Predicted 3D model of a 263-nucleotide part of an RNA (large-subunit ribosomal RNA, domain VI) from a Pseudomonadota bacterium.
The full RNA is in RNAcentral, with records from ENA.
It matches the Rfam family "Bacterial large subunit ribosomal RNA".

[in-house]
Context: one part of a larger RNA
RNA sequence: CGCAGGAUACCUGAGGGGGGCUGUCCCUAGUACGAGAGGACCGGGACGGACGGACCUCUGGUGUGCCAGUUGUCCUGCCAAGGGCACUGCUGGUUAGCCACGUCCGGUUGUGAUAAGCGCUGAAAGCAUCUAAGCGCGAAGCACGCCCCAAGAAUAGGUAUCCCAUCCCUUGUGGAGUAAGGCCCCACGUAGACUACGUGGUUGAUAGGCCGGAGGUGUAAGAGCAGCAAUGCUUUUAGCCGACCGGUACUAAUAGGCCGAGG
Numbered sequence: 001c002g003c004a005g006g007a008u009a010c011c012u013g014a015g016g017g018g019g020g021c022u023g024u025c026c027c028u029a030g031u032a033c034g035a036g037a038g039g040a041c042c043g044g045g046a047c048g049g050a051c052g053g054a055c056c057u058c059u060g061g062u063g064u065g066c067c068a069g070u071u072g073u074c075c076u077g078c079c080a081a082g083g084g085c086a087c088u089g090c091u092g093g094u095u096a097g098c099c100a101c102g103u104c105c106g107g108u109u110g111u112g113a114u115a116a117g118c119g120c121u122g123a124a125a126g127c128a129u130c131u132a133a134g135c136g137c138g139a140a141g142c143a144c145g146c147c148c149c150a151a152g153a154a155u156a157g158g159u160a161u162c163c164c165a166u167c168c169c170u171u172g173u174g175g176a177g178u179a180a181g182g183c184c185c186c187a188c189g190u191a192g193a194c195u196a197c198g199u200g201g202u203u204g205a206u207a208g209g210c211c212g213g214a215g216g217u218g219u220a221a222g223a224g225c226a227g228c229a230a231u232g233c234u235u236u237u238a239g240c241c242g243a244c245c246g247g248u249a250c251u252a253a254u255a256g257g258c259c260g261a262g263g
Base pairs, nucleotide, nucleotide: 001152005163006162007161008160009159010158011157015149016148017147018146021049022048023047024046025045026044027043033038051106052105053104054103055102059100060099061098062097066093067092068091069090070089071086072085073084074083075082076081110144111143112142117137118136119135120134164263166176167175168174169172181259182258183257184256185201186200187199188198189197206252207251208250209248210247211246212245213244215241216240217239222235223234224233225232226231
């Protein structure tokens, strides 16, 4: 820009894409078969491999503004307590998120038409013949079915709901102000390179703060006590704390502007 008014939701599915794998063991059954050795079809069940999708309860990884321990040095006047730097100084743990080595799920079943092949009926050709007319079976393959995209599918689809028939002139494929609605702007994240998408914008829990909880670290500082001291014990399952789950208008989403039908 188009989809013969302008919008908001939800669909249909032309047409595309994905998927499609396979093993071992058990039962049937040591049965059929076979002199024996051996050893099934059909049917049923269990457990796997690789591959794929989703997810984070568990296990594990990461977790550079979480907690603790610790070395050297500089600084906060000193002690004590802290801060900076040294690869995040090093080390031990670790929430969320993101992940796999973790967890769950998937391939199937089924329908239709067929291939090779197997048949029925059956002439040409008194027989025979699956074929010439006709009819039935028959694949991991084909079409559908399962999952995803999808109306620019220009043959531009459908359903529901909302908005209205306003002014101006030079009467046009015109202009103006509006409606429903949308955008700008702002607070953000389940989204994300930008954009887009989604949530919220005071009639408000969108983010921050604060409060509570979960969770992590592992018992802070100060003081008391014991010890010459290093240190230990008590106060103390303490103190501190990113992202997680809630609550709460304290802070910031204020105020406002623009676009947008006349069929």